[in-house]
RNA sequence: GCCGAGCUGGCGCAGCUGGUAGCGCGUGGGACUCAUAAUCCCAAGGUCGCCGGUUCGAGCCCGGCGCUCGGCA
Repeated sequence: GCCGAGCUGGCGCAGCUGGUAGCGCGUGGGACUCAUAAUCCCAAGGUCGCCGGUUCGAGCCCGGCGCUCGGCA
């Protein structure tokens, strides 16, 4: 330098053909218990890597850039 994959709450990941983002773990509160653990219930937490574009509407489509991983040279 070229090619490919990835980037979404604190962490690991989902998100169907574009229609207003969810699961598990963790965190906080509660229930249960003599108490703890386990279990159950509730809640908080995300400008979806960044900047533009298309669209009535973008996590998803298009362009550029950045970072991580892999391959080729």